[in-house]
RNA sequence: GAAAUAAGUCGUCUUAUCGCCUUUGCUUGCAGGGGAGGAAAGUCCGAACAACACAGAGCAUCAUGCUUCCUAACGGGAAGGUACUUAACUGGUGACGGUUUUGUAACAGACAGUGCCACAGAAAAUUACCGCCCUUUUGGCUUGCUGAGAGGGUAAGGGUGAAAAGGUAGAGUAAGAGCCUACCGCUCGGCUGGUGACAGCAGAGGCAUAGGUAAACCUCAUGCGUUGAAAGACCAAAUAGGCUGAUUGCUCAGUAAGAAAUUACUGUAAAAGGGCUGCUCGCCCGAAGUCAGCGGGUAGGUUGAUAGAGGCAGUAGGUGACUACUGUUCGAGAUAAAUGAUAAGACUAUCUUCGGGUAGACAGAAUUCGGCUUAUAGACUUAUUUUAUUU
Repeated sequence: GAAAUAAGUCGUCUUAUCGCCUUUGCUUGCAGGGGAGGAAAGUCCGAACAACACAGAGCAUCAUGCUUCCUAACGGGAAGGUACUUAACUGGUGACGGUUUUGUAACAGACAGUGCCACAGAAAAUUACCGCCCUUUUGGCUUGCUGAGAGGGUAAGGGUGAAAAGGUAGAGUAAGAGCCUACCGCUCGGCUGGUGACAGCAGAGGCAUAGGUAAACCUCAUGCGUUGAAAGACCAAAUAGGCUGAUUGCUCAGUAAGAAAUUACUGUAAAAGGGCUGCUCGCCCGAAGUCAGCGGGUAGGUUGAUAGAGGCAGUAGGUGACUACUGUUCGAGAUAAAUGAUAAGACUAUCUUCGGGUAGACAGAAUUCGGCUUAUAGACUUAUUUUAUUU
């Protein structure tokens, strides 16, 4: 210097004319201000907000799953721990360790229970195929080799496999084995450090060391009300508060008027059906209601709807995510959907006959915000790896 990978930032700008949407001012037709993103995409999480509703409990379903912290909250983020892992250096006979560094983790539980581990292999959880050792029977022949059988012992060596009853070194044995010793590992309790996950130290034990799997069922802990802006709220207008059928309830008391029947008001009781909610309890609506069918009117306007868990800058605190204070600022609000077109120039990339030509990605707001995921031409910054040249 080049290439690749990962992370981050930007991802067009200026002027003029005409056009569109919105907003302010007034001299009513002029002037001024503003107008699509880093993902606006996906609709995957979380919330704000609205209604149910005055507001719950339990179960189920579902989600999450190392520790601490951040946040309105999250399945998000920051820092750490553990396990595996890349590379370099290094200690040890060896098993195996130490320091720095790269990356990943769907990181609670496998003596609560159930299930599964294909094929290969003797055997996948009470194993013996080959082999090794001891005793014994027997054949061949070159008398020392070699073949076959029976009984017993073995799990160190070999094979299969992702995985086969901890590993290395030694001693011991007929041959072997934690059988024994040391070390590594594992289990148990103790001490020290840390908010904690955990780490370290010394000790005891030959050790239930008979595995893996819970994005298998399951168990444990924690959490969650439902719906969703076409949610909702308000105004105006119109009609037939219509017709038919079925079904269910109507208990009392007081006051006023009245000659009385009765009427009005207040309180109380009441079903079918419905709602919260997937189910149960509970609560609420319901006085004339509910269900089914037929038929009629309206579908227009305002709002929600853009001043916020907001942006920018500074100071302070924190390893950091982030927090606090101070100052400053207001940056689309459409409703079938506006945010554009033309010309010139600038910027970036590339080609060039040096005149100039070509190209500029992914892609368009629709209640708002915080995350996650996906798409992305090109430029810049940082880190790592590979490589050319030079020293």